[in-house]
Context: one part of a larger RNA
RNA sequence: CUCGGGUUAAGGAACUAGGCAAAAUGGUCCUGUAACUUAGGGAGAAGGGACGCCCUCGCAAGAGGGUCGCAGUGAAAUGGCUCUGCCGACUGUUUACCAAAAACACAGGUCUCUGCAAACGCGAAAGCGGACGUAUAGGGGCUGACGCCUGCCCAGUGCCGGAAGGUUAAGAGGAGCGGUGCAAGCUGCGAAUUGAAGCCCCGGUGAACGGCGGCCGUAACUAUAACGGUCCUAAGGUAGCGAAAUUCCUUGUCGGGUAAGUUCCGACCCGCACGAAAGGCGUAACGAGCGGAGCACUGUCUCAACCCGAGACCCG
Numbered sequence: 001c002u003c004g005g006g007u008u009a010a011g012g013a014a015c016u017a018g019g020c021a022a023a024a025u026g027g028u029c030c031u032g033u034a035a036c037u038u039a040g041g042g043a044g045a046a047g048g049g050a051c052g053c054c055c056u057c058g059c060a061a062g063a064g065g066g067u068c069g070c071a072g073u074g075a076a077a078u079g080g081c082u083c084u085g086c087c088g089a090c091u092g093u094u095u096a097c098c099a100a101a102a103a104c105a106c107a108g109g110u111c112u113c114u115g116c117a118a119a120c121g122c123g124a125a126a127g128c129g130g131a132c133g134u135a136u137a138g139g140g141g142c143u144g145a146c147g148c149c150u151g152c153c154c155a156g157u158g159c160c161g162g163a164a165g166g167u168u169a170a171g172a173g174g175a176g177c178g179g180u181g182c183a184a185g186c187u188g189c190g191a192a193u194u195g196a197a198g199c200c201c202c203g204g205u206g207a208a209c210g211g212c213g214g215c216c217g218u219a220a221c222u223a224u225a226a227c228g229g230u231c232c233u234a235a236g237g238u239a240g241c242g243a244a245a246u247u248c249c250u251u252g253u254c255g256g257g258u259a260a261g262u263u264c265c266g267a268c269c270c271g272c273a274c275g276a277a278a279g280g281c282g283u284a285a286c287g288a289g290c291g292g293a294g295c296a297c298u299g300u301c302u303c304a305a306c307c308c309g310a311g312a313c314c315c316g
Base pairs, nucleotide, nucleotide: 001311002310003309004308005307006306007305008304010302011301014300019297027051028050029049030048031047036041038145052067053066054065055064056063057062068072080295081294082293083292084291085290086289087287088286092104093103108143109142110141111140112139113138114137120129121128122127146282147281148280149279151212152211153210156209157208158205159204160203161202162201165200166199167198171194172193176189177188178187179186180185213231214230215229216228217227240274241271252268253267254266255265256264
């Protein structure tokens, strides 16, 4: 010096990306317990008290008295707590060997397909699964408890519907033309007309793929613009949220917390480039999730010291 363990004056997170690690909490009984809430919960919230031994009484639970220590759940084992955001409702699942998560799943919602020899899947097929099920069933897509909701655009693309019309293959048809033959015939082209789906066309459809504007002016301080004009569009982003897991400028600005805060919380809105089931916004409970703050506690640190053990090192 390295590893494992122990103790430490004063301070107590000043350490650090971050309290990582360590310390602290820890049992049982009694007491007591807030916001919020889906009335279950939150709750072991938090916080406070008791605990040994001896004597007396008592069947006991226990009660009274006494007594020792710094310490009586005297060992071991054994929750730190609180406040506040983000994400995901939740218990679950996952990268066997660097990721456990805000990813996957999930009940629930919705769209769509499927009438049963179902749709769909495996298989040249037979056949099997679906299912010894039958639309309250089964397949597929999206969303993801619950609460409040889920706007506008059908022009393009997709899907669905449409006994008209246009186009359209083989086939049907056979006017007409040709080869050959004396001919009958054999044979080759072949117009009109007729002929599906598809496409065109006409409609519908957004919890289908998707999309949801620009410029100029205007109010008796200024500023701003409820208002007006104009161009374009299929239609120009509603509610709600918003410097956000999204904000470039940006450490935006204001407020809070700190002596001091690129983080955090609350606001504002100029949303570079939120926005409604690739869901929007909330939400009790839950989380080895991610962020901020406080109390407690500490060798993380100021700043290091000593001790116990195992190595390293020297001799053999």
Predicted 3D model of a 316-nucleotide part of an RNA (large-subunit ribosomal RNA, domain IV) from a Pseudomonadota bacterium. Taxonomically the source falls in Pseudomonadota (Bacteria, Pseudomonadati). The prediction has a mean pLDDT of 90. The RNAcentral record of the full RNA draws on ENA.